[in-house]
C1' cells in the first nucleotide's frame, strides 16, 4: 500500500459509594410441543417416547437361449358327435395330440451378503486421519495367453403305495441337464529340490536356467452367449500400526493364555487365534483395572475468534434384525423378509403336534406434550436376472396430510375535513383522540371465480440403413414410451370484489389513560406490583412491535473475561499447604564445536462428495438448485535453514558447594548446681480475730488461728538485666555451669566446576488441650461442692477443690499453626533508628556485608494500604479459589487406643452472602461546652375536702376529638332550652335556607277556631299591586335542574398548630482533594449568649438562621396642652382645679437625644476578657415582647374553615318535645381552700394599674341583716361610672380540731331567664365533715424574679370562673461548683444499626411443609467368581453301513459352549417401624450469646460441664475499646 474480517450492554446487595460476586434479561437456533388466529404458492421436513406388541396387503426374484417336461391358457393338427346345408364348407361340443406360442410346479444357473430400516450394544483399531501387508483375498467386469478330447453314475419332477387334523413326511419304480463323477492333455498354477546373478527391510524378494510330483473344462444357440487354466488390471474386502477420541481416584493396583519363546495345529492371511513344553513376564499416577454414559465421522447451531453444545434430514463407516448361541451354503454371511438349537411371547390344533418374527413401505394398538396415506407408477434414475423383448423392484419418482420450518405474494391504490356518526378521554358551552380512517368519487385486477389454450421433464431400448476390422461403439432414419397431469404456464371476462391476527404497553424495553377490584381476585423473566385514587391485577379506548402468523414452554450457544490458551485470581472479598527434607516431574548460568528432535519457510501426496465462502448460471424473484474457484487451518513424505530450545562433546567461573581464620546468639540434647517466693511440718513469741468483697457470706480460729522469728521438707518457675533486642524451618526458645550437636554471618578468594531452583507422592518435625503406662504433685485449676448476686444464674465475684499443670516413654497431628502475605532469582528514588561482623586507636566519623524496625517517592491497589523485608516490574515451580446456606456435614476410604483427624459430596433452599470506604444514628466509648440539668435556696404537688379534666364503669344516650415527653382547668374565651353533633318519641320529603326555568292559581301574610307535648295537621274569615293590553312584580302550590350531611378517610390534602428549640445550627456557587459516595469550606488554636468574632488555613465568597432593624419599659430635651395638671396671680366654696387663667410640674402623645467596651488600668498578636474603675438614668445583649433556619415526629386537626375520593338521599338530610353531654364501687392529672398566732375575728386609716359601659355602667337617696329592690342623676366616656386587697393603727382570741377550717345538710330568700326538677349563681340563719403540714417520689423559680395580695377583661340573659388572659401592690433567699441525673451542641472512636438501640440478632423447645442421612430388614437389577448340568453345532476319536472312487450317512464317546441350577460374598437401586440432624414458614415459648468496652472484649484449637443460646480451664490471635507510663518514627 492493497484486500478481507471485526468484539455494544442492562437490572438486582447499600441511606448512598466503589469493588468482589452470583442470579436475571435483551440475540440466534430447533425433527419441537401448547394457546389464539389463518388467504395462496414454491422448496424442504415429519415417533426425539416403548430396540414395546403387531391384524392385513405389498417390499427378491429371474432365466424355456441350461434341463426333464406340460397342470392351466391360446393357436394348430387328429378322431368322434350335433346343427345348417344337396355337397363343399361353416359353426358348436367332446376326446386326443408338446406340434407352436408360451408356462404352474420341479432340477439347474445367477441373484438373494446389494438396495431399504434402526441406533440396542459398543469407550473399542468401533470411528477419523496417516501409513504398512516382504502376511492376504476378490463372483460378476476389462486386458493378455492357452484350452474346451473322451466316458460314466445318480436324482427331483412324474407314476404307484402309505402316514398325518395340518405342517409335512416315508417307501418302491422310471428319467434329463450348463447336476455330479472318472480318464486324457497341461504351465508363468501348487509342492519339492539344484546352480548362477541382482536387490532389499530381520524373516526374505526378484531374474535366468534345470529335475521331480499334482491338478481343468459344458454346453446352448446360430448375429452371438457361455465353460476351464494362468497372469495382470479394476473394484470390493481382510489384517496390522502411529496419532486423535466423554465423565468419575469417594475406582489404585490389574493380569495365568496372562507376557514372551520353541514346536505343532488352524485360517484367505499374520498372530496365544488354539494346543504342548519352557521362562516369568506384561499393563499402570502421561491414570491401568473398575463404574457410569455414549454409535463414530463429514458436519449442524452458536460465537469476533478460540471455543462450547449437538450428531434429525443428506453422505461415509460400524453395529444390530424377538432375547441368546451355532454353524451350513457361498467369491462374499456366521445372513432383516435362510437354516438349527435354547428362552420369552403370540397364533392354529383332531392335544399327537405344528406355525411366527414390520428396527422394509403403508397401517394398528400402546406409550407420550408430540410426528403423516393400509395412495399412484415403474414414465425417469438405479438395481437383479435374461441374448433380448421383458419381468421384478414400498429402492426410486410422484401425489395425499400437517403453518413444522425457510422463502415469496396478497388482503388494494389515488383523491377525500362539516375533521361525520359511534366509541373513549377531559379542565365537560366545549375540546382532544380514533382519523384521511370511514362514507363518497375515480382507478387497478396480483389473487379469486368462470370459460378456453397448453408445455418441458423422452434420452434410450427395438427395427432399417451407413461408417469402421466381425461384434462393441458411433452416425442417420422410422416406430413406440408420461405415474405426476390437462399440472406449470398462458388468453378472455367479471368485480374491491375472496382474504388480519397475535403479543405487549412499571424499569430493563418500543408503547398510557379511564373504569372495576381493594394484600382479595390475580400478575411476575429479574427487580417487584395489589391493604380505596394500581400507567404492574381484570376490562375498555388508545398506542407499540411483529405479521399468516404471533405468543408461551422446553433445550443449546451467546452475553459469562462466571474455568480466564486467547483471557481471571489468592493481605482484608472465595482462595498460600502449619513447617521443612526430598523422589518423579517442570524449569535452569557463560563460550565454542557437532547434530537437526522441537522450530521455520519450500515441494509432493492426501485431506470423498455434499456442506460453508466467493463468482457465474437455472426456476418471473427468493428460498431452492447447478457449474467453477477457493477453503478444508489436519496428517504423511521429502529435500533445506540453524537464531532459540533439546541432545552430544569440550571449556569457563559469576550461581552453588567446600576449605582456612574469626565472630554471634533465650538454637537443640544431656548432666550438675543456685537464690528469692509460695506451701507444708516442728518449735518459740503472742491474743482474738483472720480472710474475703461493690457489700457480704461460705471458710479458718480459744483444741490458740492470722501475725512474727528459727529450723526443716517438697515441687514448680526463673524478678532485676529486658529492648518493635537476639536465635531457630516452623512450632518455639530466658537463673548459672559443663559436655555433645547444629546453624548463621564476616574476611581471605584457595578448591570443585552448574554440582542449581522448585517440588505432586513420600518422610520428618509440629503450641495448647487430650490419650496410655510409670513416676511426681508446691502452685494454679476444667469438672464438682458451698457462699453470694439475680426474676432465674447450670455464669461473671468469693471459699474450697479433682483430673490436669511437672518428668520419662509412647500416641494424637490440630490452632486467629497469622505477616490472615508459598519458595527461589533479578531489577527499581530516598530519610532514619537498631543488632552482629569487617576496616579503624575509638559506637568520633563516614563506608561495606548480613539481619530487625519506622517513614516516604514512583508504581500498584476496590479502597484501607503496600512500598529494596513489595501487595512494584519480570522469570520458574508448587499449593489453592469459582455465589450464600445445607457443610467441613453425610456416605465411602485411610489413619488413631479413644477423642477424633485427613479426603469430602448431593438433594433442597435463597437473591443475595461479602470486602473497603462514606454520611448519619447509636454506645452501660472518650474529650470539650451549655441549660433552674444537678448542686445551693424559696415555695409547692403527692395525704384532706371541694372544683375541674381524663380513664374506667354505667346508660336508651352518657355526642365527638386530644393519649409519653408534645393528651388530661385541652378544642370549650362560659352544655338549664338553644348550643347539640347523642338518645327516645312524634312529623316533613325539591326538603330548614339560596338560585334558575315551566305550568296553573291569586293570593300569601294577618286574625280566629279545633286537635296536639310541640312541630305539624284540619278549618273559618279576608281576597294584592303596576299596566289599555301583552306581560310583569310578589306569594305559596305542582314539575324540572340544582340541595343537604358535625357521615368516612388528618395514612389523599391545603391552611393553621405543637415539639425538638430561640437550640446554633442548616446549606449553596466556584475552586481544590477523592475512581466514587463524599470531603474541604463548617476543621485546628482562642473567644462568645451565638457557625459571635479573631487567628491559622486549599480554600474564596454567599444564602437561610444568630445579632440588629420593630414594639413596650427605664432617663432626658423639644413641640402640643383637653376631658388631664395647678407652682405663681385673681375670684369663689362648708369643701373640692370649682372658676378666670397658666404650661412651670405630674401626665398625655408626637419628634429627638442617649450606651458604642467609646474612655482608663491590666492581660492578650487579635477577637476579647477582667476591674468596688471613671462618667452616666441605664454598662457590657439595661429589662421584657414580637420574631421560630434546613428539617424531625405519615405528630394534631376532614368537628373552625377549605378541599380530592368514597358513602346516605321518604334518610347518615331536616323540624319538634323531652332526656343526655352534669351518671359514680374506683384510678390519675391540674387547681382552689385549709390545717392556723408571720394567724383568725372586730373596728379604724391609706395607696394602684389595665380595662369595660346606653337592651349598659350607675353616683346619690330610700327599704331590706344581706343578696337585692324601688326611685333618681351623670356618662356614647383622660369629663360620668365600675374599683382595690395585702399593708398600717387599735382591740380581742392563747395553741384547742379551737373565735382554725369550711365541706355537707336543713330552712328562708334574691336575681337572670318562657322555664332553675334532672341542672344556675348569690344572700341570710342554722349545721360545722375531713384536715394538726402530708410515703416513695416529684414540680416551679436566679430579681422587681419566687412568694404573697387584690383588680380588670373576654365569653355571657344568668352561671359551674377556684379556669384563662392581662394589670398593678408588697417583695425575698441562694448559686461552692460541673463529679453525678436529664436534655442539647461540637470534635473524635467502635459498629454486624440505616424503620437507624423501642435497632440488630443467637440457640433450644412447640406447630406445619419439604428434601435428605442411619436403620432390624424386605424387594429388585446388572456384572463377576466357584461348582453341577448342558441343546444345537464345528473339530477330533471309535464302530457300522453305502459307493468304482472322492467321500457320505448313522450310532457312540470326547473337548468347547448358549442356557439352566446351586453357593457365598460384593455393587447399585427402591422401599422400611423407628430415628438423626437440615432447610423453609408476618406477628408461639424460654432466655439474651453476638454487633458499642454489647454491659464478663471477642474469636481460634482442645477438654469438661450445662434447658438453650452458652460457661469455664489451658495455649494462641487482634480481625479489641479506653488510657498514653515505656519504646520507636516524623516535624520543630
Nucleotide at each position: 500500500a492493497c484486500u478481507a474480517c471485526g468484539g455494544a450492554g442492562a437490572g438486582u446487595u447499600u441511606g448512598a459509594u466503589c469493588c468482589u460476586g452470583g442470579c436475571u434479561c435483551a440475540g440466534g437456533a430447533u425433527g419441537a410441543a401448547c394457546g389464539c388466529u389463518a388467504g395462496c404458492g414454491g422448496c424442504a421436513g415429519g415417533c426425539u417416547u416403548a430396540a414395546u406388541a403387531c391384524a392385513u396387503g405389498c417390499a427378491a426374484g429371474u432365466c424355456g437361449a441350461a434341463c426333464g417336461g406340460c397342470a392351466g391358457c391360446a393357436c394348430g393338427g387328429u378322431u368322434c358327435c350335433g346343427a345348417u346345408g344337396c355337397a363343399a364348407a361353416u359353426c358348436g361340443g367332446a376326446a386326443u395330440u408338446g406340434g407352436u406360442g408360451g408356462c404352474g410346479a420341479g432340477u439347474g444357473g445367477c441373484g438373494c451378503a446389494c438396495g431399504g430400516g434402526u441406533g440396542u450394544g459398543u469407550a473399542a483399531c468401533a470411528c477419523g486421519u496417516a501409513u504398512g501387508c516382504a502376511a492376504c483375498u476378490u463372483a460378476c467386469c476389462c486386458a493378455u495367453a492357452a484350452c474346451u478330447g473322451g466316458g460314466g453314475u445318480a436324482u427331483a419332477g412324474c407314476u404307484c403305495c402309505g402316514a398325518g387334523a395340518a405342517a409335512u413326511c416315508g417307501g418302491a419304480g422310471a428319467u434329463a441337464a450348463u447336476c455330479c463323477c472318472c480318464c486324457a492333455u497341461a504351465a508363468u498354477a501348487u509342492u519339492u529340490u539344484g546352480a548362477c546373478a541382482a536387490g532389499g527391510c530381520a524373516u526374505c524378494u526378484u531374474g535366468u536356467u534345470g529335475g521331480a510330483a499334482u491338478u481343468a473344462a459344458a454346453g446352448a444357440a446360430u448375429u452371438u452367449c457361455g465353460g476351464u487354466u494362468a497372469u495382470g488390471g479394476a473394484u470390493g474386502g481382510g489384517c496390522a500400526u502411529g496419532c486423535g477420541c466423554c465423565c468419575g481416584a469417594u475406582u489404585a493396583g490389574c493380569u495365568a493364555g496372562u507376557u514372551g519363546g520353541u514346536g505343532a495345529g488352524g485360517u484367505a492371511a499374520c498372530g496365544g487365534c488354539u494346543c504342548a513344553c519352557c521362562a516369568a513376564g506384561g499393563c499402570a499416577a502421561c491414570g491401568a483395572u473398575c463404574g457410569g454414559u455414549a454409535g463414530g465421522g463429514g458436519g449442524u447451531c452458536u460465537g469476533a475468534g478460540a471455543g462450547g453444545a449437538c450428531g434429525a434430514u443428506c453422505c461415509c463407516c460400524c453395529a444390530c434384525a424377538c432375547g441368546g448361541g451355532u454353524a451350513c451354503u457361498g467369491a462374499g454371511a456366521c445372513a432383516c423378509g435362510g437354516a438349527c438349537c435354547c428362552g420369552a411371547c403370540u397364533c392354529c390344533u383332531a392335544c399327537g403336534g405344528g406355525a411366527g418374527g414390520c428396527a422394509g413401505c403403508a397401517g394398528u394398538a400402546a406409550g407420550g406434550a408430540a410426528u403423516a396415506u393400509u395412495g399412484g407408477a415403474c414414465a425417469a434414475u438405479g438395481g437383479a436376472g435374461g441374448c433380448a423383448a421383458c419381468u421384478c423392484u414400498g429402492a426410486u419418482c410422484c401425489a395425499g396430510c400437517c403453518a413444522u420450518g425457510c422463502c415469496g405474494c396478497g388482503u388494494g391504490a389515488a383523491g377525500g375535513a362539516u375533521g361525520a356518526a359511534g366509541g373513549c378521554g377531559c379542565u365537560a358551552c366545549g375540546c382532544g383522540u380514533u382519523g384521511u380512517a370511514a362514507a363518497c368519487u375515480u382507478c387497478u385486477u396480483u389473487u379469486u371465480u368462470a370459460c378456453g389454450g397448453g408445455a418441458a421433464a423422452a434420452a434410450a431400448u427395438u427395427c432399417u440403413g451407413g461408417u469402421u476390422u466381425c461384434u462393441u461403439a458411433c452416425c442417420a432414419g422410422a416406430a413406440c414410451u408420461g405415474a405426476u397431469u390437462g399440472u406449470a404456464c398462458u388468453g378472455u371476462a367479471a368485480g374491491a370484489a375472496u382474504a388480519a391476527g397475535c403479543a405487549u404497553c412499571g424499569g430493563c424495553u418500543a408503547a398510557c389513560u379511564a373504569c372495576g377490584u381493594g394484600c382479595c381476585a390475580g400478575c411476575a423473566g429479574c427487580c417487584g406490583c395489589g391493604g380505596u385514587a394500581a400507567u404492574a391485577c381484570g376490562u375498555a379506548g388508545g398506542a407499540u412491535g411483529c405479521a399468516a402468523g404471533c405468543g408461551u414452554u422446553a433445550u443449546c450457544c451467546g452475553g459469562a473475561u462466571u474455568u480466564a490458551c486467547u483471557g481471571g485470581g489468592u493481605u482484608u472479598a472465595a482462595a498460600g499447604g502449619g513447617u521443612g527434607u526430598g523422589u518423579a516431574g517442570g524449569c535452569g548460568g557463560a563460550g565454542c564445536g557437532g547434530u537437526a528432535a522441537g522450530u521455520c519457510a519450500g515441494u509432493g501426496g492426501u485431506g470423498a462428495a455434499a456442506u460453508c465462502u466467493c463468482u457465474c448460471g437455472a426456476c418471473u424473484u427468493a428460498a431452492u438448485u447447478g457449474a467453477g474457484a477457493a477453503a478444508c487451518u489436519g496428517c504423511c513424505a521429502u529435500a533445506g535453514a540453524u537464531a532459540c530450545u533439546g541432545c552430544c562433546g569440550u571449556u569457563c567461573u559469576u550461581g552453588a558447594a567446600u576449605a582456612u581464620a574469626g565472630u554471634u546468639g533465650a538454637a537443640g540434647u544431656g548432666a550438675g548446681u543456685g537464690g528469692a517466693a509460695c506451701a507444708u511440718g516442728a518449735c518459740a513469741u503472742g491474743u482474738a480475730a483472720c480472710g474475703g468483697u461493690g457489700a457480704a457470706a461460705u471458710g479458718u480460729u480459744u483444741a490458740g488461728a492470722u501475725a512474727u522469728g528459727u529450723c526443716a521438707u517438697a515441687g514448680a518457675a526463673c524478678a532485676c538485666c529486658a529492648a518493635u533486642u537476639g536465635c531457630g524451618a516452623a512450632g518455639g526458645c530466658a537463673g548459672c555451669u559443663c559436655a555433645c550437636u547444629a546453624a548463621a554471618c564476616u574476611a581471605u578468594u584457595a578448591u570443585u566446576g552448574a554440582c542449581g531452583c522448585u517440588g505432586a507422592a513420600a518422610c520428618a518435625c509440629g503450641a495448647a488441650a487430650g490419650u496410655g503406662c510409670g513416676g511426681g504433685g508446691a502452685u494454679c485449676a476444667a469438672a464438682c461442692a458451698g457462699g453470694a448476686u439475680u426474676a432465674g444464674a447450670u455464669a461473671c465475684c468469693c471459699u474450697g477443690g479433682u483430673a490436669g499443670u511437672c518428668c520419662g516413654c509412647a500416641c494424637u497431628g490440630u490452632a486467629a499453626a497469622c505477616g490472615a502475605u508459598g519458595a527461589u532469582c533479578a531489577c527499581u528514588c530516598g530519610u532514619u533508628g537498631u543488632u552482629g561482623g569487617c576496616g579503624a586507636u575509638a559506637u568520633a566519623c563516614a563506608g561495606u556485608c548480613a539481619g530487625c524496625g519506622a517513614c516516604u517517592a514512583a508504581g500498584c491497589g476496590a479502597a484501607a494500604g503496600c512500598a529494596u523485608u513489595a501487595a512494584g516490574u519480570g522469570a520458574u515451580c508448587c499449593a489453592c479459589c469459582u455465589g450464600g446456606g445445607a457443610a467441613g456435614u453425610a456416605c465411602g476410604a485411610c489413619c488413631g487406643c479413644a477423642a477424633g483427624g485427613u479426603u469430602g459430596a448431593a438433594a433442597c433452599u435463597c437473591a443475595a452472602a461479602g470486602g473497603a470506604a462514606u454520611u448519619g444514628a447509636c454506645g452501660g466509648g472518650g474529650g470539650c461546652c451549655c441549660g433552674c440539668a444537678c448542686a445551693a435556696g424559696c415555695g409547692g404537688a403527692g395525704g384532706a375536702g371541694c372544683a375541674u379534666g381524663u380513664g374506667g364503669u354505667u346508660u336508651a344516650a352518657u355526642u365527638c376529638g386530644a393519649u409519653g415527653g408534645u393528651a388530661c382547668g385541652c378544642g370549650a374565651g362560659g352544655a338549664a332550652c338553644c348550643u347539640u353533633a347523642c338518645c327516645u318519641g312524634g312529623g316533613c320529603u325539591u326538603g330548614a335556607a339560596a338560585g334558575a326555568c315551566c305550568a296553573a292559581u291569586g293570593a300569601u301574610a294577618g286574625u280566629c277556631c279545633c286537635u296536639g307535648a310541640a312541630a305539624g295537621g284540619g278549618g273559618a274569615u279576608u281576597u294584592u299591586c303596576c299596566g289599555c293590553a301583552a306581560g310583569g312584580a310578589c306569594a305559596g302550590u305542582g314539575g324540572u335542574c340544582u340541595a343537604g350531611g358535625u357521615g368516612c378517610u388528618g395514612c389523599a390534602u391545603g391552611g393553621c398548630u405543637g415539639u425538638c428549640g430561640u437550640c446554633a445550627g442548616c446549606u449553596c456557587g466556584u475552586g481544590c482533594c477523592g475512581u466514587g459516595a463524599g470531603g474541604u469550606g463548617u476543621c485546628g488554636g482562642g473567644u462568645u449568649a451565638a457557625g459571635u468574632c479573631c487567628u491559622a488555613u486549599a480554600a474564596c465568597g454567599a444564602g437561610c438562621g444568630c445579632a440588629a432593624c420593630c414594639c413596650c419599659u427605664a432617663u432626658u430635651u423639644c413641640c402640643a396642652g383637653u376631658u388631664g395638671c395647678c407652682a405663681a396671680c385673681a375670684g369663689g366654696u362648708a369643701a373640692u382645679g370649682c372658676u378666670g387663667g397658666g404650661g412651670a410640674c405630674u401626665c398625655u402623645g408626637g419628634a429627638g437625644a442617649a450606651a458604642c467596651u467609646g474612655c482608663c488600668u491590666g492581660c492578650g498578636u487579635a477577637a476579647g476578657c477582667a476591674g468596688u474603675g471613671a462618667g452616666g438614668a441605664a454598662g457590657g445583649a439595661g429589662g421584657g415582647g414580637a420574631u421560630g433556619a434546613c428539617g424531625u415526629c405519615a405528630a394534631g386537626u376532614c368537628a373552625g374553615c377549605a378541599c380530592g375520593g368514597c358513602c346516605c338521599u321518604u334518610a347518615u338530610g331536616u323540624c319538634c318535645a323531652g332526656g343526655g353531654c352534669u351518671a359514680c364501687a374506683c384510678a390519675c392529672g391540674u387547681g382552689c381552700u385549709a390545717c392556723a398566732a408571720u394567724g383568725g375575728c372586730c373596728g379604724g386609716u391609706a395607696c394602684a394599674a389595665u380595662g369595660g359601659g346606653u337592651c349598659g355602667c350607675u353616683a346619690c337617696c330610700u327599704g331590706g341583716c344581706a343578696a337585692c329592690a324601688g326611685g333618681a342623676u351623670g356618662c356614647u366616656a383622660a369629663u360620668c361610672u365600675c374599683u382595690a386587697a395585702a399593708a398600717c393603727c387599735g382591740g380581742u382570741c392563747c395553741c384547742a380540731g379551737u373565735u382554725c377550717g369550711g365541706a355537707u345538710u336543713g330552712a328562708a330568700g334574691u336575681c337572670u331567664g318562657u322555664a332553675a326538677u334532672u341542672c344556675g349563681a348569690c344572700u341570710u340563719c342554722a349545721u360545722g365533715a375531713a384536715g394538726c403540714u402530708g410515703g416513695a417520689u416529684u414540680c416551679g423559680c436566679u430579681a422587681g424574679u419566687a412568694a404573697u395580695c387584690g383588680g380588670a377583661u373576654a365569653u355571657c340573659a344568668g352561671c359551674u370562673a377556684c379556669g384563662a388572659u392581662c394589670c398593678g401592690g408588697u417583695g425575698a433567699a441562694u448559686a461552692c461548683g460541673u463529679u453525678c441525673c436529664c436534655g442539647g451542641g461540637c470534635c473524635u472512636u467502635g459498629u454486624a444499626c440505616a424503620c437507624a438501640c423501642c435497632g440488630c440478632c443467637c440457640g433450644u423447645c412447640a406447630a406445619g411443609c419439604c428434601a435428605u442421612g442411619g436403620a432390624a430388614g424386605u424387594u429388585g437389577a446388572g456384572a463377576g467368581u466357584a461348582c453341577c448340568u448342558g441343546a444345537a453345532g464345528u473339530c477330533c476319536c471309535u464302530c457300522u453301513g453305502a459307493u468304482u472312487a472322492a467321500u457320505c450317512a448313522g450310532a457312540g464317546a470326547g473337548c468347547c459352549u448358549a442356557g439352566g441350577g446351586u453357593a457365598a460374598a460384593a455393587u447399585c437401586a427402591a422401599u422400611g417401624a423407628c430415628u438423626g440432624g437440615g432447610g423453609c414458614u408476618a406477628a408461639g415459648u424460654c432466655g439474651u450469646a453476638a454487633c458499642a468496652a454489647g454491659g464478663u472484649a471477642g474469636c481460634c484449637g482442645u477438654a469438661c460441664c450445662g434447658g438453650a443460646a452458652g460457661g469455664u480451664g489451658c495455649g494462641g490471635c487482634u480481625g479489641g475499646a479506653a488510657u498514653a507510663c515505656c519504646u520507636c518514627c516524623u516535624u520543630a
This is a predicted structure of a 1532-nucleotide RNA (small-subunit ribosomal RNA) from a Bacteroidota bacterium. Taxonomically the source falls in Bacteroidota (Bacteria, Pseudomonadati). The RNAcentral record of the sequence draws on ENA and SILVA. The coordinates come from a structure-prediction model, not an experiment, and the mean pLDDT is 82.